[in-house]
Predicted 3D model of a 317-nucleotide part of an RNA (large-subunit ribosomal RNA, domain IV) from a Microcaldota archaeon.
Context: one part of a larger RNA
RNA sequence: AUCAGGUUAGGGAAAUCGGCAAGUUAGUGGCGUAAGUUUUCGAUAAGCCAUGUCUGUGCUUAGUAAGCGCAGAUUGCAAUAAAACGGGGGAGGCAACUGUUUCAUUAAAACACAACUCACCGCAAAGCCGUAAGGCCUAGUAUAGUGGGUGACGCCUGCUCACCGCUAGUACGCGAAACCCUGUUUCAACGGGACUAAGCGCUAGCAAAGAGCGGGGGUAACUCUGACCCUCUUUAGGUAGCGUAAUACCUCGUCGCUUAAUAGGCGACUUGCAUGAAGGGCGUAAUGACCCCCCCACUGUCCCAACCUGGUGCCCG
Numbered sequence: 001a002u003c004a005g006g007u008u009a010g011g012g013a014a015a016u017c018g019g020c021a022a023g024u025u026a027g028u029g030g031c032g033u034a035a036g037u038u039u040u041c042g043a044u045a046a047g048c049c050a051u052g053u054c055u056g057u058g059c060u061u062a063g064u065a066a067g068c069g070c071a072g073a074u075u076g077c078a079a080u081a082a083a084a085c086g087g088g089g090g091a092g093g094c095a096a097c098u099g100u101u102u103c104a105u106u107a108a109a110a111c112a113c114a115a116c117u118c119a120c121c122g123c124a125a126a127g128c129c130g131u132a133a134g135g136c137c138u139a140g141u142a143u144a145g146u147g148g149g150u151g152a153c154g155c156c157u158g159c160u161c162a163c164c165g166c167u168a169g170u171a172c173g174c175g176a177a178a179c180c181c182u183g184u185u186u187c188a189a190c191g192g193g194a195c196u197a198a199g200c201g202c203u204a205g206c207a208a209a210g211a212g213c214g215g216g217g218g219u220a221a222c223u224c225u226g227a228c229c230c231u232c233u234u235u236a237g238g239u240a241g242c243g244u245a246a247u248a249c250c251u252c253g254u255c256g257c258u259u260a261a262u263a264g265g266c267g268a269c270u271u272g273c274a275u276g277a278a279g280g281g282c283g284u285a286a287u288g289a290c291c292c293c294c295c296c297a298c299u300g301u302c303c304c305a306a307c308c309u310g311g312u313g314c315c316c317g
Base pairs, nucleotide, nucleotide: 001312002311003310004309005308006307007306008305010303011302014301019298027051028050029049030048031047036041038152052074053073054072055071056070057069058068059067075079087296088295089294090293092291093290094288095287099111100110115150116149117148118147119146120145127136128135129134153283154282155281156280158213159212160211163210165206166205167204168203169202172201173200174199180193181192182191183190184189214232215231216230217229218228241275242272253269254268255267256266257265258264
């Protein structure tokens, strides 16, 4: 010097991106326990008290075993005296949950999940593997199976079929070759015509299919605002919700709370650069080695360092 471990007066997060690390708490018995809630939970919530040993003795019992007591005595700073052994509370984001994952830098808000929904499929099915034989699904049969999406639960899921796609229909139009008819004196070749499949056109439907969901001007007895009106325009012009957000450029938006002080957090407002409804919207008890903020307790994280133990290095020998 470094590694591992330990103790530290007073202060107690002032350290730091951040209480990272360390520390606090801890067992058992009794009392007691809030909001919220899907009535299960939350909950070991929180918080308080007790705890050793000895003597006598009661209940229990088959019992002198175990267990539960009562009265007294006694030691210590301390009796779960060591070891093993939850720190706690409040508010928010995301994901319902248990689970799964990047073997060896990411455990998560990602994946999965019950549940919801769409499409296909009547069985010699749909889907999948294989050139085939054959096989899986399945020794299953629509309360089944396959494929796609959303993701418990609660309240809900608005408008648009112009584009893209799918489904169905279609008097009619377009629509290949062959066959048919026909032309070039004949054959061949070539050309013309008619018929015509799928498909396209056309007509409808379908958005929990791919997708999309406006602009300008005026207007109310101060001002402001604009329920209202006019106008351009679109397939339709964003509904309910939520909203400076894991989404907001301006932005450290404005107001309130929190602090001595806050680019933080929370609650409101909200004209949303560029939210928004199964690429789901908004809530939500419980859950989380998730993320963010605050408080109590606690501490060598720090003020500000010191010392101790052991290992390694280095120096002397």
RNAcentral holds the full RNA, with entries from ENA. Model confidence (mean pLDDT): 86 of 100.